[in-house]
A computed fold for a 73-nucleotide RNA from a Candidatus Moraniibacteriota bacterium, annotated as transfer RNA. Rfam family: tRNA. The family's RNA type in Rfam is transfer RNA. Rfam links the family to the GO term triplet codon-amino acid adaptor activity. Its mean pLDDT, the model's own confidence on a scale to 100, is 83.
RNA sequence: GCCGUUGUAGCUCAGUUGGUAGAGCACAUCCUUGGUAGGGAUGAGGUCACCGGUCCGAUUCCGGUCAACGGCU
Numbered sequence: 001g002c003c004g005u006u007g008u009a010g011c012u013c014a015g016u017u018g019g020u021a022g023a024g025c026a027c028a029u030c031c032u033u034g035g036u037a038g039g040g041a042u043g044a045g046g047u048c049a050c051c052g053g054u055c056c057g058a059u060u061c062c063g064g065u066c067a068a069c070g071g072c073u
Base pairs, nucleotide, nucleotide: 001072002071003070004069005068006067007066010025011024012023013022019056027043028042029041030040031039032038049065050064051063052062053061
């Protein structure tokens, strides 16, 4: 220098032939206990890496940038 994969909640990851996003763990409150642990219920938490384009509508499609990893030279 070229090519590919990945980037989504605090962490590990789903998701979608385009219709405003979920799980597990963690966190908060409550219940259960004499009190912990454990269990149960409820809840909070996301500019879906960034910039632009297409579209009525983009996490998803297209282009570019950045980062991590891998391959080739």

The sequence is in RNAcentral, with records from ENA.